[in-house]
RNAcentral holds the full RNA, with entries from SILVA. A computed fold for a 346-nucleotide part of an RNA from a metagenome, annotated as small-subunit ribosomal RNA, central domain. Its Rfam family is "Bacterial small subunit ribosomal RNA". Model confidence (mean pLDDT): 90 of 100.
Context: one part of a larger RNA
RNA sequence: UUGGGCGUAAAGGGCGUGUAGGCGGUUAACUAAGUCUUGUUUGAAAGACCGAUGCUCAACAUCGGGAACGGACAGGAAACUGAUUAACUAGAAUCCGGUAGGGAAAUGUGGAAUUCCUAGUGUAGGGGUGAAAUCUGUUGAUAUUAGGAAGAACACCAAUGGCGAAGGCAACAUUUUGGGCCUGGAUUGACGCUGAGGCGCGAAAGCAUAGGUAGCAAACAGGAUUAGAUACCCUGGUAGUCUAUGCCGUAAACUUUGUACACUUGGUGUCGGGGGUCAAACCUCGGUACCGAAGCUAACGCGAUAAGUGUACCGCCUGGGGAGUAUGCCGGCAACGGUGAAACUC
Numbered sequence: 001u002u003g004g005g006c007g008u009a010a011a012g013g014g015c016g017u018g019u020a021g022g023c024g025g026u027u028a029a030c031u032a033a034g035u036c037u038u039g040u041u042u043g044a045a046a047g048a049c050c051g052a053u054g055c056u057c058a059a060c061a062u063c064g065g066g067a068a069c070g071g072a073c074a075g076g077a078a079a080c081u082g083a084u085u086a087a088c089u090a091g092a093a094u095c096c097g098g099u100a101g102g103g104a105a106a107u108g109u110g111g112a113a114u115u116c117c118u119a120g121u122g123u124a125g126g127g128g129u130g131a132a133a134u135c136u137g138u139u140g141a142u143a144u145u146a147g148g149a150a151g152a153a154c155a156c157c158a159a160u161g162g163c164g165a166a167g168g169c170a171a172c173a174u175u176u177u178g179g180g181c182c183u184g185g186a187u188u189g190a191c192g193c194u195g196a197g198g199c200g201c202g203a204a205a206g207c208a209u210a211g212g213u214a215g216c217a218a219a220c221a222g223g224a225u226u227a228g229a230u231a232c233c234c235u236g237g238u239a240g241u242c243u244a245u246g247c248c249g250u251a252a253a254c255u256u257u258g259u260a261c262a263c264u265u266g267g268u269g270u271c272g273g274g275g276g277u278c279a280a281a282c283c284u285c286g287g288u289a290c291c292g293a294a295g296c297u298a299a300c301g302c303g304a305u306a307a308g309u310g311u312a313c314c315g316c317c318u319g320g321g322g323a324g325u326a327u328g329c330c331g332g333c334a335a336c337g338g339u340g341a342a343a344c345u346c
Stems, first nucleotide, its partner, number of pairs: 003318004007300002012314001014201004021194003025088005031082001033081002035077009049065006091191001092188005097182003103177007110154001114150008125136002162169002206247006215241002220236004258313006266291010295302002319346003328339004
């Protein structure tokens, strides 16, 4: 490389958007590039294949024969692919009417709790643990009442529930804004699918600058535990966690399952629409779960939300270690990230 694969054995890119490319619905006409076919010519001979013959046989040699396949040229065919033209509406999109939602951004508001401050009541403990101690308290703590300040997060509702491409998103209100779903019509007329590069988004931690800091809490300090205890437990506690702006670009970024389309018995729940009904039942479209037919699978399991049956396109794998290391290049303020070997060894 071919082949075979990628839920769990190695292997789906973190997610989207989209360039090139690849692939692409229905009808008709035309064309003849691909495709098919015929002929001519060429691809020396030898060799190979088939049939004879000659060395006693064979190897070997001699003679004869034939195709397949490739190239060029010429003639023909027109189903399929391509090109061109004309048309269509089943794919796709737009508009009109509804509709659910923690989808996004900005601004404002609220209550509970926590800590701190002030004042009152009140007196000897409080706190913490397996047990203690560090710690805190007669300079009046803990408890309780009233008032005030600050920051962060939003109990119940809450769900196997909703939304989003993914990361993710939850108090309430307003403004701006993206996407989805459903119904019936209208419009465009293949405008589609995928997508190497590119571009954008991307949890937490981390970085830079300026703020903020209630609680929590790496590091750190002390108290315990212990043979030791650089831990687990306790008392403290700084970065950080929060805001704005910019960077970083990684995660068990997981459904460990790429995207799109079509097809293949069913049952039970639930969310959002439509039809239907007095209300139901029931039917239907789109999500989300569970159980299961056929089928698949090494098994576990998957099973219309496929890991079934197919098609298109992309990504990736090829024994373990060495190693996601070295090196080079690219990116980054740095931390580090991306790409990514070999020797050697089993």